[in-house]
RNA sequence: GGGUGCAUAGCUCAAGGGCAGAGCACUAAGCUUAUAUCUUAGCGGUUCCAGGUUCGAAUCCUGGUGCACCCA
Numbered sequence: 001g002g003g004u005g006c007a008u009a010g011c012u013c014a015a016g017g018g019c020a021g022a023g024c025a026c027u028a029a030g031c032u033u034a035u036a037u038c039u040u041a042g043c044g045g046u047u048c049c050a051g052g053u054u055c056g057a058a059u060c061c062u063g064g065u066g067c068a069c070c071c072a
Stems, first nucleotide, its partner, number of pairs: 001071007010024004018055001026042005048064005
C1' cells in the first nucleotide's frame, strides 16, 4: 500500500427495511432469623461518526474512525 470481517444496554450477543430485544449485571418487592438461591417488577440505547437512498434505515449505498486477520 491492497483486501476481508467486526463496531447495537455496564458485559456477552440477537434483530438483515416497519414500535430495538434476550441472558448476565444493577435496583426494589416477595421468600428467609439473616445471607444466598428462587419468583415478580423496574432501570438501562443519539445502534462507532458524517452524509445519501427510502413513506420508513441498526439493517441498503458512500466516505471516515477504531479493532482483528490475510496479501504485499
The RNA shown here (transfer RNA) has 72 nucleotides and comes from a bacterium. Model confidence (mean pLDDT): 83 of 100. The RNAcentral record of the sequence draws on ENA. Its Rfam family is "tRNA". Rfam classes the family as a transfer RNA.